[in-house]
Molecule: SAM riboswitch aptamer (S box leader)
Organism: Cytobacillus horneckiae
RNA sequence: CUCUUAUUGAGAGAGGCUGAGGGACUGGCCCUGUGACGCCCGGCAACCAUUCAUAAUUUAAUUUAUGAACAGGUGCUAAAUCCUGCAAAAUACGAAUGUAUUUUGAAAAAUAAGAG
Numbered sequence: 001c002u003c004u005u006a007u008u009g010a011g012a013g014a015g016g017c018u019g020a021g022g023g024a025c026u027g028g029c030c031c032u033g034u035g036a037c038g039c040c041c042g043g044c045a046a047c048c049a050u051u052c053a054u055a056a057u058u059u060a061a062u063u064u065a066u067g068a069a070c071a072g073g074u075g076c077u078a079a080a081u082c083c084u085g086c087a088a089a090a091u092a093c094g095a096a097u098g099u100a101u102u103u104u105g106a107a108a109a110a111u112a113a114g115a116g
Stems, first nucleotide, its partner, number of pairs: 001116008013041001015040003021031003025085001027083002042077003047073002050069007081108001086105008
């Protein structure tokens, strides 16, 4: 980097260093010298690992599902993944291509686990 699967409206600092940009991309809308981004410390969290319980499965070792504990491996720590981008449906407006709102699905992105 690519592929597969799962999740994404919960949660998390008036700390230190630095010093101008940041929120993936589009269009918006925001955050930011009353210091952004980044790093350190702190914090949050149960995806993987570990431990335990229950149930199922196997002749058995095991394996699977659910739940509880735990920060060892990652991750996260403004705003719903900040909204949006493609398609469908409903409603309203319009002579009509259509426009607006809502809902659903997809796409894209992020993170985890596995594979290449």